The prediction has a mean pLDDT of 83.
Predicted 3D model of a 73-nucleotide RNA (transfer RNA) from a Solirubrobacterales bacterium.
It matches the Rfam family "tRNA". It is annotated as a transfer RNA.

RNA sequence: GCCCAGGUAGCUCAGUUGGUAGAGCACUUCACUCGUAAUGAAGGGGUCGCCGGUUCGAGUCCGGCCCUGGGCU
Repeated sequence: GCCCAGGUAGCUCAGUUGGUAGAGCACUUCACUCGUAAUGAAGGGGUCGCCGGUUCGAGUCCGGCCCUGGGCU
């Protein structure tokens, strides 16, 4: 330098023909308990790596760049 995969909540990830951003764990509050854990209920938390483009509408499509992992030279 070239090729492939990935970048979405604190962590692990889903989101497939473009149409309101989600799950599990974690966190907060409440219930239960003598108390803790477990369990149950409710809740908070995201500029979807960055910048542009296409579109009425982009996490999703297109271009460039950055980061991580792997491969080739």

The same sequence occurs in records of 2 taxa.